[in-house]
Notes:
Model confidence (mean pLDDT): 85 of 100. A computed fold for a 547-nucleotide part of an RNA from a Gammaproteobacteria bacterium, annotated as large-subunit ribosomal RNA, domain I. It matches the Rfam family "Bacterial large subunit ribosomal RNA". NCBI's taxonomy places the organism under Bacteria, Pseudomonadati, Pseudomonadota, Gammaproteobacteria.
Context: one part of a larger RNA
RNA sequence: GGCGCACGGUGGAUGCCUAGGCAGUGAGAGGCGAUGAAGGACGUGGACAGCUGCGAAAAGCUUCGGUGAGCCGCUAACAGGCCGUGACCCGGAGAUCUCCGAAUGGGACAACCCGCGCAGGGACUACCUGCCAGCCCCUGGUGAAUACAUAGCCAGUGGCAGCGAACCCAGGGAACUGAAACAUCUAAGUACCUGGAGGAAAAGAAAUCAAACGAGAUUCCCCUAGUAGUGGCGAGCGAACGGGGACCAGCCUAAACCGAACGGCGCAAGUCGUUCGGGGUCGUGGGGCCGGCAACAUGGACGAGGAGUCGUAGGUGAAUGGCAUGGAAUGGCCAGCCAUAGACGGUGACAGCCCGGUAAUCGAAACGAGUCCAAAUCCUAGCCGGUACCCGAGUACCGCAGGACACGUGCAAUCCGGCGGGAAUCUGGGAGGACCAUCUUCCAAGGCUAAAUACUACUCACUGACCGAUAGUGAACGAGUACCGCGAGGGAAAGGUGAAAAGAACCCCGGUUAGGGGAGUGAAAUAGAACCUGAAACCGUGUGCCU
Numbered sequence: 001g002g003c004g005c006a007c008g009g010u011g012g013a014u015g016c017c018u019a020g021g022c023a024g025u026g027a028g029a030g031g032c033g034a035u036g037a038a039g040g041a042c043g044u045g046g047a048c049a050g051c052u053g054c055g056a057a058a059a060g061c062u063u064c065g066g067u068g069a070g071c072c073g074c075u076a077a078c079a080g081g082c083c084g085u086g087a088c089c090c091g092g093a094g095a096u097c098u099c100c101g102a103a104u105g106g107g108a109c110a111a112c113c114c115g116c117g118c119a120g121g122g123a124c125u126a127c128c129u130g131c132c133a134g135c136c137c138c139u140g141g142u143g144a145a146u147a148c149a150u151a152g153c154c155a156g157u158g159g160c161a162g163c164g165a166a167c168c169c170a171g172g173g174a175a176c177u178g179a180a181a182c183a184u185c186u187a188a189g190u191a192c193c194u195g196g197a198g199g200a201a202a203a204g205a206a207a208u209c210a211a212a213c214g215a216g217a218u219u220c221c222c223c224u225a226g227u228a229g230u231g232g233c234g235a236g237c238g239a240a241c242g243g244g245g246a247c248c249a250g251c252c253u254a255a256a257c258c259g260a261a262c263g264g265c266g267c268a269a270g271u272c273g274u275u276c277g278g279g280g281u282c283g284u285g286g287g288g289c290c291g292g293c294a295a296c297a298u299g300g301a302c303g304a305g306g307a308g309u310c311g312u313a314g315g316u317g318a319a320u321g322g323c324a325u326g327g328a329a330u331g332g333c334c335a336g337c338c339a340u341a342g343a344c345g346g347u348g349a350c351a352g353c354c355c356g357g358u359a360a361u362c363g364a365a366a367c368g369a370g371u372c373c374a375a376a377u378c379c380u381a382g383c384c385g386g387u388a389c390c391c392g393a394g395u396a397c398c399g400c401a402g403g404a405c406a407c408g409u410g411c412a413a414u415c416c417g418g419c420g421g422g423a424a425u426c427u428g429g430g431a432g433g434a435c436c437a438u439c440u441u442c443c444a445a446g447g448c449u450a451a452a453u454a455c456u457a458c459u460c461a462c463u464g465a466c467c468g469a470u471a472g473u474g475a476a477c478g479a480g481u482a483c484c485g486c487g488a489g490g491g492a493a494a495g496g497u498g499a500a501a502a503g504a505a506c507c508c509c510g511g512u513u514a515g516g517g518g519a520g521u522g523a524a525a526u527a528g529a530a531c532c533u534g535a536a537a538c539c540g541u542g543u544g545c546c547u
Base pairs, nucleotide, nucleotide: 001546002545003544004543005542006541007540008539009538015532016496017495020467021466022464023463024462025461026460027459028458029456030455031163032162039100040099041098042055043054044053046078050074051073061094062093063092064091065090066089070082071081072080105114106113107112115132117131118130119129120128121127134160135159136158138156139155140154141153142152167198168196169195170194171193172192178185182232208215209214219246220245221244222243223242229237230236250448251447252446253392257278258277259276260275261274262273263272264271265270283426285391286390287389288387289386290385291384292383293382299379300378301377305373306372307371309369310368311367312366314362315361316360320335321334322333323332336353337352338342344356345355346354397421398420399419400418402416403415404414407433428443429442430441431440432439483490484489503531506518507517508516509515
């Protein structure tokens, strides 16, 4: 030196564990904000930092409930206190709530600076309190050029703003990619930007389909069907009719006509305009007006208040002992018991009967939710004949150029814009995939509308052939932290003594160390805090053999 064996060091794999995650299910909630949010800065404790809580009334104040013996958060100790006159803790309501932030008196490099700006208090310009941004609607005042007026200005009530995970609607809108290159095309109306709203949004009560039979608003799912189509007929894109389900709900206006108020014209009758009220709402066309007949109902909306229910604290809640082993019994053996409770968690090893709970049942001063009953208020109906007054206009439609429709201009209907042209009022108009006729069907150019559908930042309960610390969230731990970057941004590592700190009094070596040796605790200390287990690489000590 090599090989082997034994024992160590180092290291932190593995096993076991879970405080944290992940994915769901069922409920709830679906918003917060000028009464100052979200998010922060700075403070705040007897005492250092961090986290948490809170706000100069600062780990808190008041009150109403719950609970019942301890309490002063994480956090042990010290100091000092509180508490059956009910503390601490839990829940409801309230008070306080610095500064920044929409940030709003003005400014600013956020958490700062400046207002003898107004009012009240104050002896005062100190100081304290309140107010003083902008825009929109309405109301009132004032009031130019310019006579009336208007603009403008001023004041007051009300509203808006800003934030928020996804879902939704709208205005804009890529590229990589695919086409085995690439330009039409695709990706895709996706990503992304912007605006807006709600608990859902959007859509919605046929100028719809259908096909000679009929259906009867919208939305969503399954099928129709990868069909018909579309397509450098490439890559690809891709319906509808119809059928089956979920859910179901229908309404209000404009106009004709009548009336009122005000205004214009007119000597007047009247007429015109604006606003308001009545009337009216439809496609077997409807309505108005005139004449005649009939009739005095029914259904609905909203919801003061009441009742009970639920939520936000909680309460009651059955049943086991012994023996041996062991540090410890929940395991073993023996003998019992409860069960509308044998879910689960904890307890010194595996517990229905030890503890918390569980089944079941009970419970709210206060605040909130929805259900039922329901006052007041509001809405809601016809038949016959005549008349020809009305039935949504720069609209429909057409042309040019585009976009959306599964449909790329195509024979291209349908829908929507830019520019130009430009109808009809029921003897009317649209559609049925160019267009025309016949036929059928429906009434555009105003509006509202629950449910079935989408989503989950948030709360509660429960579940998992989900993870178990290089996994699972980036984050089980003072994590979006430390750290990096001028910045946008990037972004970690890091869990485990023991049943209980019983966390090693005292002695020895040593620097009043570090570390170690005794002693002691403990079942165990090779469980000693660099602490469960403790693999390998790597480094040693001892020993056997070989050289």